Predicted 3D model of a 350-nucleotide part of an RNA (small-subunit ribosomal RNA, central domain) from an uncultured prokaryote. The coordinates come from a structure-prediction model, not an experiment, and the mean pLDDT is 86.

[in-house]
Context: one part of a larger RNA
RNA sequence: CUGGGCGUAAAGCGCGCGUAGGCGGUUGGUUAAGUCGGAUGUGAAAGCCCUGGGCUUAACCUGGGAACUGCAUUCGAUACUGGCCAACUAGAGUACGAGAGAGGGAGGGUAGAAUUCCAUGUGUAGCGGUGAAAUGCGUAGAGAUGUGGAGGAAUACCAGUGGCGAAGGCGGCCCCCUGGAUCGAUACUGACGCUGAGGUGCGAAAGCGUGGGGAGCAAACAGGAUUAGAUACCCUGGUAGUCCACGCCGUAAACGAUGUCAACUAGCCGUUGGAGGGGUAAUCCCUUUAGUGGCGCAGCUAACGCAAUAAGUUGACCGCCUGGGUAGUACGGUCGCAAGAUUAAAACUC
Numbered sequence: 001c002u003g004g005g006c007g008u009a010a011a012g013c014g015c016g017c018g019u020a021g022g023c024g025g026u027u028g029g030u031u032a033a034g035u036c037g038g039a040u041g042u043g044a045a046a047g048c049c050c051u052g053g054g055c056u057u058a059a060c061c062u063g064g065g066a067a068c069u070g071c072a073u074u075c076g077a078u079a080c081u082g083g084c085c086a087a088c089u090a091g092a093g094u095a096c097g098a099g100a101g102a103g104g105g106a107g108g109g110u111a112g113a114a115u116u117c118c119a120u121g122u123g124u125a126g127c128g129g130u131g132a133a134a135u136g137c138g139u140a141g142a143g144a145u146g147u148g149g150a151g152g153a154a155u156a157c158c159a160g161u162g163g164c165g166a167a168g169g170c171g172g173c174c175c176c177c178u179g180g181a182u183c184g185a186u187a188c189u190g191a192c193g194c195u196g197a198g199g200u201g202c203g204a205a206a207g208c209g210u211g212g213g214g215a216g217c218a219a220a221c222a223g224g225a226u227u228a229g230a231u232a233c234c235c236u237g238g239u240a241g242u243c244c245a246c247g248c249c250g251u252a253a254a255c256g257a258u259g260u261c262a263a264c265u266a267g268c269c270g271u272u273g274g275a276g277g278g279g280u281a282a283u284c285c286c287u288u289u290a291g292u293g294g295c296g297c298a299g300c301u302a303a304c305g306c307a308a309u310a311a312g313u314u315g316a317c318c319g320c321c322u323g324g325g326u327a328g329u330a331c332g333g334u335c336g337c338a339a340g341a342u343u344a345a346a347a348c349u350c
Base pairs, nucleotide, nucleotide: 004321005320006319007304008303012318014202015201016200017199021195022194023193025088026087027086028085029084030083031082033081034080035077036076037075038074039073040072041071042070049065050064051063052062053061054060091192092189093188094187095186096184097183098182103178104177105176107175108174109173110172111155116150117149118148119147120146121145122144126137127136163170164169207248208247209246210245211244212243216242217241221237222236223235224234259317260316261315262314263313264312267295268294269293270292271291272290273289274288275287276286277285278284299306300305323350324349325348332343333342334341335340
């Protein structure tokens, strides 16, 4: 090396792009590197194996053979793989047309409801809160209600196992810039493809740096309760933070706990976007395609379950696992302002 695995038992990198590498559609020709066959040389002897001989046997010694699975040279074979040449269109892509969408932006503008605060009118004794209370607010006029204003954050209904995005994620309305996917009919390019160690980019929340902003909420903190205690759960307050700009951090139950790509394998029911056909006054029906859900056969699975969106049947490439604890820790390296992240053991123990 040859093995078995990765939804839940250990195990899919959080997600893309992409270098090297690995793998790669159809047809013809050529070459003969891989591959296959023959020949020659070599592959020391001893040993092993087979078969004879010699010590009374055996061990031991000895003759012969085989073997030495290899390497080199040379002559051939040409199906497959590779190289080269030529061609193709089913993979991949481009052009054209169409409609859908919370896709993105360090972009701009704008709307209404609500909370809070301020001013002011009316008005008087409570308000608030809870299981019950109290802290708290209020006769210096609260709460309630009317009017006006300020400011910040988020967009009820629509709203949907609905949509979009690679993932993280994205939700009022309008404008600007911009990415991707889908469908349709033709034309074009002609394998331009798949995966992807390193690398590189994106990456919720919290956190960090500088400067703004600050309505509500709210770690920490303070007080009131509860309790044996209550550094909690409940209540009254409340600062970081939450928001914006720029720069870091790089982690999550980053989950479908299911890597990406491709092919094949019964059906039934819903739903979103598109195309085609049929029909009606209208609701509608059929086919097809790209998503997104619910069942279900074969098959798979330890079972649960999965089942054309596979965990089925296969192929290509990558990542990862190998008893529990120690430990995702120590040490060292790299990165970071820090917090820490990443890479990653052992002694010992069961």
Notes:
RNAcentral holds the full RNA, with entries from ENA.